[in-house]
Context: one part of a larger RNA
RNA sequence: UGACGGGGGCCCGCACAAGCAGUGGAUUAUGUGGUUUAAUUCGAAGCAACGCGAAGAACCUUACCAGGUCUUGACAUCCAACUAACGAGAUAGAGAUAUGUCAGGUGCCCUUCGGGGAAAGUUGAGACAGGUGGUGCAUGGUUGUCGUCAGCUCGUGUCGUGAGAUGUUGGGUUAAGUGCCAUAACGAGCGCAACCCUUCUCCACGCUUGCCAUCGGGUAAUGCCGGGCACACCGUGGACACUGCCAUCGUAAGAUGCGAGGAAGGUGGGGAUGACGUCAAAUCAGCACGGCCCUUACGUCCGGGGCUACACACGUGUUACAAUGGCCGGUACAGAGGGAAGCCACCUGGCGACAGGGCGCGGAUCCCGAAAUCCGGUCUCAGUUCGGACUGGAGUCUGCAACCUGACUCCACGAAGCUGGAUUCGCUAGUAAUCGCGAAUCAGAAUGUCGCGGUGAAUACGUUCCCGGGUCUUGCACU
Numbered sequence: 001u002g003a004c005g006g007g008g009g010c011c012c013g014c015a016c017a018a019g020c021a022g023u024g025g026a027u028u029a030u031g032u033g034g035u036u037u038a039a040u041u042c043g044a045a046g047c048a049a050c051g052c053g054a055a056g057a058a059c060c061u062u063a064c065c066a067g068g069u070c071u072u073g074a075c076a077u078c079c080a081a082c083u084a085a086c087g088a089g090a091u092a093g094a095g096a097u098a099u100g101u102c103a104g105g106u107g108c109c110c111u112u113c114g115g116g117g118a119a120a121g122u123u124g125a126g127a128c129a130g131g132u133g134g135u136g137c138a139u140g141g142u143u144g145u146c147g148u149c150a151g152c153u154c155g156u157g158u159c160g161u162g163a164g165a166u167g168u169u170g171g172g173u174u175a176a177g178u179g180c181c182a183u184a185a186c187g188a189g190c191g192c193a194a195c196c197c198u199u200c201u202c203c204a205c206g207c208u209u210g211c212c213a214u215c216g217g218g219u220a221a222u223g224c225c226g227g228g229c230a231c232a233c234c235g236u237g238g239a240c241a242c243u244g245c246c247a248u249c250g251u252a253a254g255a256u257g258c259g260a261g262g263a264a265g266g267u268g269g270g271g272a273u274g275a276c277g278u279c280a281a282a283u284c285a286g287c288a289c290g291g292c293c294c295u296u297a298c299g300u301c302c303g304g305g306g307c308u309a310c311a312c313a314c315g316u317g318u319u320a321c322a323a324u325g326g327c328c329g330g331u332a333c334a335g336a337g338g339g340a341a342g343c344c345a346c347c348u349g350g351c352g353a354c355a356g357g358g359c360g361c362g363g364a365u366c367c368c369g370a371a372a373u374c375c376g377g378u379c380u381c382a383g384u385u386c387g388g389a390c391u392g393g394a395g396u397c398u399g400c401a402a403c404c405u406g407a408c409u410c411c412a413c414g415a416a417g418c419u420g421g422a423u424u425c426g427c428u429a430g431u432a433a434u435c436g437c438g439a440a441u442c443a444g445a446a447u448g449u450c451g452c453g454g455u456g457a458a459u460a461c462g463u464u465c466c467c468g469g470g471u472c473u474u475g476c477a478c479u
Stems, first nucleotide, its partner, number of pairs: 002478001004475002007473007015463002019427002022424001026319001028317006034310002042053002064305002067302002070299001073128001077127002079124005086104001087102002090099003108117003130294002133292001135290001139288002141283003144279001146277001151190006157166003169182003196271004201239006210229003215226003242265001245259001246257004321420001325379006337368003342361002346357004386417001391412007433455007
């Protein structure tokens, strides 16, 4: 100087408290451990591993296993020889592959018409290829975390023998090392804030695919048509918020006010943005890369199996245990997205998943589209008209192919579960809770992820305590 203290002072944070809804009990989905296995590929490990890499394992993916193959190789460059390239079907085989058949076809550039060259293919030789083999404790790059916490430093000066100190401390203040005042310091840098995006209000301009106030036409009905660009939306450019004004307190910075005005008030809300550094943190399997290792195999191809196993344990979710509810009928209102090997109106068939026709749309034009809500009826507290696991049967769709191992539909079956021990997580407002919708990945396959809107709360006295952090100071057997 730091680190540490069951030392002290001050301060902050959904840290506690005050509340709301959960977890832990049940079923099930998914990840992990363990066990099993020929293989159950590998990585991730307190917070910061465990619905994580994986935005999607039937084949492929795939790295694993048992078999069947190849050895200049599935892929690249160089050399030589031959053939322009290229197509179709047959036989054997699980396929990789092997065997042989047929068909046309001589193209492009140069030419001394002998040939040479480019591109592609086959064969041969070796240089080499190849490795998801090891090392993240050799590395780059990227990422997590403390933490969006308010800190981390430098130049010159001054003090100290020196390590170092000062500045950065003190008094107020702030979300903030944010301001102010004091001050052997004076300045500066990286951070903070602002500049960026989005949302909320207004104005101007633009007006189709959007809109419809006024005028006209038309329909069973609809901006349907003429027309218009007022309004709304969309887009572009501006304005607005600054403690600016008022009152009180204060030297100031600033604080307080159900003060004004205003759509918005004290950073208006949200996002992007992550200082010096810590954890030899994570990743050699995204990629790159140094040593090391394999080279008829630790490389490569193929069909099959496995990654989906199952006495068990844990994490994260889903669905429930019901009447603020279940079921039946009727009924209203979104936003953000996506669409051509696609989204599919509408019609027909089917109880249904869906199928057969078929309009429009590469889309502000067409299509995908709400649910909770509201109204009426029924059930009347039951393991039930709650709950839906599991199982049997019959089907639909995708796809070479649903046995291992897909999703969905219908009929039947109808398990556990009556609110969950110790414990523990999230959340302070359009938030929690609840309700549905969309997208990526994707042939098919979400209860996951990332977004979107609808309905829409309760509570915060306060900082004694738990946890984490900042700062000053003190002790110290550590540095």